[in-house]
RNA sequence: GGAGCAGCGCAGACUGUCGCGUCAGCAAUGGCGAGGAAAGUCCGGGCACCACAGGGCUGGUUGCUGGGUAACGCCCAGUGCGCGUGAGCGUGAGGAUAGUGCCACAGAAAUGAAGACCGCCUCGCUCGUCGAGGUAAGGGUGCAACGGUGCGGUAAGAGCGUCACCAGCAGAGUCGAGAGGCUCUGGCUAGGUAAACCCCGCUGAAGGUGCAAGGCGAAGGUAUAACUCAAGGCAAUAGUGGCCCGCUAUCUUGAGUUGCCGAUGCCGCUAGAGGGUGUGGGUAACCACACUCCCAGAUAGAUGACAGUCGAACACAGAACCCGGCUUAUGCGCUGCUCUAACU
Numbered sequence: 001g002g003a004g005c006a007g008c009g010c011a012g013a014c015u016g017u018c019g020c021g022u023c024a025g026c027a028a029u030g031g032c033g034a035g036g037a038a039a040g041u042c043c044g045g046g047c048a049c050c051a052c053a054g055g056g057c058u059g060g061u062u063g064c065u066g067g068g069u070a071a072c073g074c075c076c077a078g079u080g081c082g083c084g085u086g087a088g089c090g091u092g093a094g095g096a097u098a099g100u101g102c103c104a105c106a107g108a109a110a111u112g113a114a115g116a117c118c119g120c121c122u123c124g125c126u127c128g129u130c131g132a133g134g135u136a137a138g139g140g141u142g143c144a145a146c147g148g149u150g151c152g153g154u155a156a157g158a159g160c161g162u163c164a165c166c167a168g169c170a171g172a173g174u175c176g177a178g179a180g181g182c183u184c185u186g187g188c189u190a191g192g193u194a195a196a197c198c199c200c201g202c203u204g205a206a207g208g209u210g211c212a213a214g215g216c217g218a219a220g221g222u223a224u225a226a227c228u229c230a231a232g233g234c235a236a237u238a239g240u241g242g243c244c245c246g247c248u249a250u251c252u253u254g255a256g257u258u259g260c261c262g263a264u265g266c267c268g269c270u271a272g273a274g275g276g277u278g279u280g281g282g283u284a285a286c287c288a289c290a291c292u293c294c295c296a297g298a299u300a301g302a303u304g305a306c307a308g309u310c311g312a313a314c315a316c317a318g319a320a321c322c323c324g325g326c327u328u329a330u331g332c333g334c335u336g337c338u339c340u341a342a343c344u
Base pairs, nucleotide, nucleotide: 001340002339003338004337005336006335007334008333009332010331012310013309014308015307016306017305018304020033021032022031023030024029035316039327040326042325043324044323045322046321047210048209049208050207054245055244056243057242060203063200064078065077066076067075068074079093080091081090082089083088094199095198099197100196101193102192103191117139118138119135120134121133122132123131124130147166148165149164150163151161152160167189169186170185171184172183173182174181175180214267215266216265217264220261221260222259225258226257227256228255229254230253231252232251236250237249238248239247240246274293275292276291277290278289279288280287281286
């Protein structure tokens, strides 16, 4: 020089003039004012409301180990497996001996432990590719063929073998908090699929709906209205997150209250699981302590225009209750590491 892997930072700044939104102020004037993803609405919550009448069933879960977090399908560190020469990357990673399924086609045969197409060996005979027996090592089909390779052995073969090496399974010992790792022994061993149904485990039916949640006021409308209590009454309908049962209401009688709907205005609405700096703990994610700061709150929806200077370079793109993640879009710069060519 080339080709890669991982991580971090920035996203225009300053000055002047005019303009926009909000807060404070009598005013003058002053403070503040879109993102790393504000996006997608895929997860998790904070917060708010619905219930006090539940019972049974059902649903969901990115499901290895340990840790972090308010929590999570997120993050960190590991283990196993897979990919890559490597730096590194991926992982939907419990159970197939609880049960039920599926493995089409091809192939001889894909399980209630199957299978002989070609081939190999032995015997017989009418001596041609005919019959009988043995075989599953070789070839073929297939994603996958009843452990794999070598040696011996055999009529030819076969874990047939107290043979060697390896894979799987089981047992014992040992290391590790653990997932798991290592060593030894053993008989010789059908598999795959749960990202099929399912089983088990965790969470969990206090879930649902969501700021268009939910509150306060109110122009106007309604009293043949709206609601409460007591007794009676469930045929049908509705409600109660889904289904069933149950319950309540609509219904009747009596007694009471003044409510109910609502254009629209205000709150919710920004001091937080908050930001910054330092110290300590931890491999890390992160936690603790101290000090310090207040950094948008619009609602026909705010950031613009002009001039000058600097600059590596303006790409993707605009808050709407708030926060933690993930995913997607995108310009430039910096750092560390891996492989490789040439030269010294």
Predicted 3D model of a 344-nucleotide RNA (Bacterial RNase P class A) from a Candidatus Melainabacteria bacterium. Model confidence (mean pLDDT): 76 of 100. It matches the Rfam family "Bacterial RNase P class A". By type it is a ribozyme.